[in-house]
């Protein structure tokens, strides 16, 4: 330079109008948001975190896209029109409360070093 190791920061967005009703940001119409890698730029491809157990390494759960255009290459761009979204709680919830001042893939920066 630099493998393994260790420290330290950082690390998820959205209900806004109308309707019905005693009562809904939960119903209905219209809105609106999109973790991390990865690869032609990705909520829908390929992997991964988030939950939940009896849990170090392990078992269980884990959602959704098609068309057309350009190009060497695109389910990733550019037009079009779909489509999905954990648990507890309340009028049924991706968007609102709560476990959560939690955990996380990761990405940065330092310390230190086999070679």
């Nucleotide at each position: 330079g630099a493998a393994a190791g260790u420290u330290c920061u950082u690390g998820g967005g959205g209900c806004g109008g109308a309707g019905u009703g005693a009562a809904a940001u939960u119903c209905u119409c219209c809105a609106c948001c999109g973790g991390c890698g990865g690869u032609a730029a990705a909520g829908u491809c390929c992997g991964c975190a988030a939950g939940c157990c009896u849990a170090u390494u392990g078992g269980c759960a884990c959602g959704a896209u098609u068309c057309g255009g350009u190009g060497a290459a695109a389910u990733u761009c550019c037009g079009a029109a779909a489509c999905c979204g954990a648990c507890g709680g309340u009028a049924c919830a991706g968007u609102c409360c709560g476990g959560a001042u939690g955990u996380g893939a990761a990405a940065g920066a330092g310390c230190a070093a086999a070679c």

Notes:
A computed fold for a 115-nucleotide RNA from an uncultured Selenomonadaceae bacterium, annotated as FMN riboswitch aptamer (RFN element). Of the family's consensus pairs, 96% are formed in the model. Its mean pLDDT, the model's own confidence on a scale to 100, is 83.